[in-house]
The part of an RNA shown here (small-subunit ribosomal RNA, 5' domain) has 524 nucleotides and comes from an uncultured bacterium. Its Rfam family is "Bacterial small subunit ribosomal RNA".
Context: one part of a larger RNA
RNA sequence: GGAUGAACGCUGGCGGCGUGCCUAACACAUGCAAGUCGAACGAAGCAUUCCUGACGGAGACUUCGGUUGAAGAUGGGAAUGACUUAGUGGCGGACGGGUGAGUAAUGCGUGAGCAACCUGCCUUAAAGAGGGGGACAACAGCUGGAAACGGCUGCUAAUACCGCAUAACAUAUCUGGGAGGCAUCUCCCGGGUAUCAAAGGAGCAAUCCGCUUUAAGAUGGGCUCACGUCUGAUUAGUUAGUUGGCAGGGUAACGGCCUACCAAGACUGCGAUCAGUAGCCGGACUGAGAGGUUGAACGGCCACAUUGGGACUGAGAUACGGCCCAGACUCCUACGGGAGGCAGCAGUGGGGAAUAUUGGGCAAUGGGCGAAAGCCUGACCCAGCAACGCCGCGUGAAGGAAGAAGAUUUUCGGAUUGUAAACUUCUUUUAUGAGGGACGAAGGAAGUGACGGUACCUCAUGAAUAAGCCCCGGCUAACUACGUGCCAGCAGCCGCGGUAAUACGUAGGGGGCGAGCGUUAUCC
Repeated sequence: GGAUGAACGCUGGCGGCGUGCCUAACACAUGCAAGUCGAACGAAGCAUUCCUGACGGAGACUUCGGUUGAAGAUGGGAAUGACUUAGUGGCGGACGGGUGAGUAAUGCGUGAGCAACCUGCCUUAAAGAGGGGGACAACAGCUGGAAACGGCUGCUAAUACCGCAUAACAUAUCUGGGAGGCAUCUCCCGGGUAUCAAAGGAGCAAUCCGCUUUAAGAUGGGCUCACGUCUGAUUAGUUAGUUGGCAGGGUAACGGCCUACCAAGACUGCGAUCAGUAGCCGGACUGAGAGGUUGAACGGCCACAUUGGGACUGAGAUACGGCCCAGACUCCUACGGGAGGCAGCAGUGGGGAAUAUUGGGCAAUGGGCGAAAGCCUGACCCAGCAACGCCGCGUGAAGGAAGAAGAUUUUCGGAUUGUAAACUUCUUUUAUGAGGGACGAAGGAAGUGACGGUACCUCAUGAAUAAGCCCCGGCUAACUACGUGCCAGCAGCCGCGGUAAUACGUAGGGGGCGAGCGUUAUCC
């Protein structure tokens, strides 16, 4: 000198774009952050229409005995519905969002490999969907419990569940031939045997959306290898599923991944093991570069979700807002038992030098579900707070010497402040008020904007609303006076201060930067 997710002191006008718990991965009140589909299904409710039973009784007729009978109200049944939804069912809750505790290598980066693998939704292609069955919720009844939540009996639907048929280019096995390679082997053309599928919905229909099997693609993942990846030897030996083999199990798949048996290996001075520290990278800062430091924000990967362990479901998790167990903590309780997990967005307490609103909207972009309308979306888009950073603008411009007054200083003549002010003539960025008023909206048209009556444009008013901070001994740009008297104090280094201090304090003057200026901390 540059830089910062900064903090502190003094000061502070505006706008744009960014950024904002670096500390306690400390504990959390409250609200919201993942739902959706009625075009899979039964049921319940609501609305409308129709039929019907017992009421009702305006009115009409009347031989005054009665007859007929609208509105209304109520019970049952049927149909219809872009209606609502607790339950069954499907898809999604494995994405998106947060944090960096752990991890020095099951991580990350770069480059390879899988002849050892999986892949829902999507795309392409081939083929198919025949015929049956039994349940369980919801519901009803009974019943346990303070609650959370259940139990028993009975009924019922499906794209829920289960047999049967059909069956290959699928899988397993036997077998004939051919081609290739990378050791185990791989691929192609055949034959035999065995095994395994399916679901319907909407619509008048056409058709559309789905379903099953297979092949291929795309996307996403899994595994393996090579090289690189901090400090310490005041850590020198480490290891028993340890290292390898055979057999089996397990997995989507290779493999001590696991088990039994056999062998005695494996790593290490090119630093094993142990200990400490740490998420890694693209990048960022600095530097002429080499290098050094760093990993906030944005993007990629990894790990974690109160602590530890476990599996289930599923194409995918060993699952932040799922389940089970144990621990700590908090809450409810009728003491028998239950409930919870902000390292999502806000917000609270605490810690700290220190870090924001319990805001608006799904209008845009994107995601989930749905045939669609649409619903959900604290992702996201916006607004609020903070000079935290970068950038831009302003606080006026021109003229103006009686060089005014005041202040400081003086050799008492003067000098400086100083064209500075006053004063004159202008301008109106900004500010305030008024009027107009967007782009972002894209789909065949129409409609659709949180931001926002915002940006922007026009007019009016009036210099009006707007300057500070640090320094002045040398390094280092900038000097005098007074006070103080090794005191009070200053200080980054050298060093100032003990009676003439350009170094302390104040004033005048000056220098630097400027809505900032200094200090502290850290890196180069």
Overview: RNAcentral holds the full RNA, with entries from Greengenes.